[in-house]
Context: one part of a larger RNA
RNA sequence: GAGUAGCGAAAUAGAAGUGAGAAUCUUCUACACCGAAAGCCUAAGGUUUCCUGAGGAAGGCUCGUCCGCUCAGGGUUAGUCGGGACCUAAGCCGAGGCCGAAAGGCGUAGGCGAUGGCCAACAGGUUGAUAUUCCUGUACCACCUCGUGACCGUUUGAACGACGGGGGGACGCAGAAGGAUAUGGAAAGCGUGCUGCUGGUUAUGCACGCCCAAGCAGUGAGUGUGUCAGAUAGGCAAAUCCGUCUGAUAAGCACAAGCUGUGAUGGGGAGGGAAAUCAAGUACCGAAGUUCCAGAUUUCACACUGCCAAGAAAAGCCUCUAGUGAGGUCACAGGUGCCCGUACCGCAAACCGACACAGGUAGGCGAGAAGAGUAUUCUAAGGUGAGC
Numbered sequence: 001g002a003g004u005a006g007c008g009a010a011a012u013a014g015a016a017g018u019g020a021g022a023a024u025c026u027u028c029u030a031c032a033c034c035g036a037a038a039g040c041c042u043a044a045g046g047u048u049u050c051c052u053g054a055g056g057a058a059g060g061c062u063c064g065u066c067c068g069c070u071c072a073g074g075g076u077u078a079g080u081c082g083g084g085a086c087c088u089a090a091g092c093c094g095a096g097g098c099c100g101a102a103a104g105g106c107g108u109a110g111g112c113g114a115u116g117g118c119c120a121a122c123a124g125g126u127u128g129a130u131a132u133u134c135c136u137g138u139a140c141c142a143c144c145u146c147g148u149g150a151c152c153g154u155u156u157g158a159a160c161g162a163c164g165g166g167g168g169g170a171c172g173c174a175g176a177a178g179g180a181u182a183u184g185g186a187a188a189g190c191g192u193g194c195u196g197c198u199g200g201u202u203a204u205g206c207a208c209g210c211c212c213a214a215g216c217a218g219u220g221a222g223u224g225u226g227u228c229a230g231a232u233a234g235g236c237a238a239a240u241c242c243g244u245c246u247g248a249u250a251a252g253c254a255c256a257a258g259c260u261g262u263g264a265u266g267g268g269g270a271g272g273g274a275a276a277u278c279a280a281g282u283a284c285c286g287a288a289g290u291u292c293c294a295g296a297u298u299u300c301a302c303a304c305u306g307c308c309a310a311g312a313a314a315a316g317c318c319u320c321u322a323g324u325g326a327g328g329u330c331a332c333a334g335g336u337g338c339c340c341g342u343a344c345c346g347c348a349a350a351c352c353g354a355c356a357c358a359g360g361u362a363g364g365c366g367a368g369a370a371g372a373g374u375a376u377u378c379u380a381a382g383g384u385g386a387g388c
Base pairs, nucleotide, nucleotide: 012030013029014028015027016026017025031385032384033383034382039365040364041363045345046344049343050074051073052072053071054070055069059067060066079140080139081341082340083339084338086117087116091112092111093110097106098105099104121138122137123136124135125134141337142336143335144334145333147332148331149330150329151328152327159324160323164320165319166318167317172307173306174305175304178300179299180298183294184293185292186291188290189210190209191208192207193206194205211267212266215262216261217260218259219258222255223254224253225252226249227248228247229246230245231244232243234242235241271285272284308311351360352359367379368378369377370376
């Protein structure tokens, strides 16, 4: 320079409380803002910022009794969620090997590597802070057992079974139609509560609420597929499997959202609502639970039809033998179930931007009225009033 520029998009007001001190902290009451978001879940990233108690030097563009700040204590609970003990893709590593002054480069076998495949748990309750993890109820998966029962078998071979063969897994995009549900609406009906400051309020009134999973059993809009017998130079050996050929025949089989029953004599539920020393809308109690309409961008399911740019792999799984082979299979009962993550933020004051920065940040859910609509306006649930 100069007490100058600036104090970073935005609505606050009143009362009460706390306190040395209050525009700024807490509570209540109004009002206002977002509502395909400024709500909810979650990936990456952050790494304790989460919760409780205390504090106010500094950080906070003012203040501060407050905080994502300081100090102390506490908090993340899993057979089933995500990852590993399974599989492979791009890519990477790479025994031998090839190449190269050296360093090293490439690469076979083999391995690693999810953003993909496979794979068994749901509903409710609970904490100051965790919950598909704790608790309650009801399930499911794998393995073990000198347990119990039934059945089969011991060379006339039960059962298991490849690092091998085959099937399957196994896949694009667009379009149209259908089934179903989520969800929403209405108030005919049902339940609970209420009766007013007024022009008007016991009625044809007002307000609120009329639900529930996995699992198990049945059913199932549909969609796909044949089945049996004989032969067989192929599938690097074998095969009863697959493939190929011949013949007979039309019963079935597989997948599938949902629905019904059960689960549920349970949970939740508007509302009602105590006692008490300190701990209240807490403990505790708990009604109704029908009908009709609309209806998805979700699901059946890339199932169907069409098209050209012609749309992963491997394992799990099924089957076949090679082989092992004397006990085995099924049901029930009992038992076992490892390691890592799990707090909190996550369109943001906690991530990336030197900042509590008008920028950027993958995915899912995403209600009502009007509307073609996820536009737009106003609202619900929920959140917020932007640190002079």

Large-subunit ribosomal RNA, domain III from Paraliobacillus ryukyuensis, 388 nucleotides, folded computationally.
The full RNA is in RNAcentral, with records from ENA.
The prediction has a mean pLDDT of 80.
Rfam family: Bacterial large subunit ribosomal RNA.
The source organism's lineage runs through Bacteria, Bacillati, Bacillota, Bacillaceae and Paraliobacillus.